[in-house]
RNA sequence: GAGCCGGUAGCUCAGCCUGGUAGAGCAGCGGGCUUUUAACCCGAAGGUCGUAGGUUCGAAUCCUACCCGGCUUACCA
Numbered sequence: 001g002a003g004c005c006g007g008u009a010g011c012u013c014a015g016c017c018u019g020g021u022a023g024a025g026c027a028g029c030g031g032g033c034u035u036u037u038a039a040c041c042c043g044a045a046g047g048u049c050g051u052a053g054g055u056u057c058g059a060a061u062c063c064u065a066c067c068c069g070g071c072u073u074a075c076c077a
Base pairs, nucleotide, nucleotide: 001073002072003071004070005069006068007067010026011025012024013023020057029043030042031041032040050066051065052064053063054062
C1' cells in the first nucleotide's frame, strides 16, 4: 500500500442487513429495607451514535472521503 472487522451512556455491548420515539447490563446518584454496611427492591439522571460531507420529508442505519484501534496479506510489475 491492499482487504476485512470494529468506533453508540463512565465501562461492556445491542440496535445498522430492512431509514421512522436512541436501548440493556454494570458503575455512579436519590430513596426503601437494615442497628450499620453488604445483598435485595424502587426511582431518576446520563448520548453532537469516531469526524466531515451527500442522498432523503426523515440517517446511529444508505453513499463518499478522512481519523483512530484490531486482524490478514507482502504476490505481480
A computed fold for a 77-nucleotide RNA from a marine sediment metagenome, annotated as transfer RNA. Rfam family: tRNA. Its family is annotated with triplet codon-amino acid adaptor activity in the Gene Ontology. Rfam classes the family as a transfer RNA.